[in-house]
RNA sequence: GCGAGAUAGCAAAGUGGUAAUGCAGCGGAUUGCAAAUCCGUGGACGCCGGUUCGAUUCCGACUCUCGC
Numbered sequence: 001g002c003g004a005g006a007u008a009g010c011a012a013a014g015u016g017g018u019a020a021u022g023c024a025g026c027g028g029a030u031u032g033c034a035a036a037u038c039c040g041u042g043g044a045c046g047c048c049g050g051u052u053c054g055a056u057u058c059c060g061a062c063u064c065u066c067g068c
Stems, first nucleotide, its partner, number of pairs: 001068006009023003017053001025041005046062001048060003
């Protein structure tokens, strides 16, 4: 210098109209107790600007990570 990426505790989808899913957490059902299973529940878009009625999504700067 070029390219890719940054989303919940972890993994991971989404890509203009307020974000799935799995594991973990919490509550409950079940059980002699547990495990497994089932039901419910809380929790997230690196950061600063711009465009837009509306930005996680598009554009730019910056930070960090990975590759060349």

This is a predicted structure of a 68-nucleotide RNA (transfer RNA) from Neisseria macacae. Its Rfam family is "tRNA". Its family is annotated with triplet codon-amino acid adaptor activity in the Gene Ontology. It is annotated as a transfer RNA.